[in-house]
Molecule: transfer RNA
Organism: uncultured Roseobacter sp.
RNA sequence: GCUGCUGUAGCUCAGGGGUAGAGCACUCCCUUGGUAAGGGAGAGGUCCGGAGUUCAAAUCUCCGCAGCAGCACCA
Repeated sequence: GCUGCUGUAGCUCAGGGGUAGAGCACUCCCUUGGUAAGGGAGAGGUCCGGAGUUCAAAUCUCCGCAGCAGCACCA
C1' cells in the first nucleotide's frame, strides 16, 4: 500500500430501518451478629466522525478515523 472484519453503557458483548438491550461491575433496599452468596429496585449511552438515501438511520450506501487479521512491496 491492497483486501477483509470490527467499533453500541465502566468491562465483555447482543441487536441490524420504526421507544437502544443483556451479563458482570456500580448505587440503594431486603436478608446476616457481620461479610460473601442470594432476592428486589435504580443509575449509567453524541450507538467512532462526516456526508448521502429515506417519512424515519445505531441499522443501508459513500468518505474518513482507530483497532485486528491476511496479502504484497521496500530495507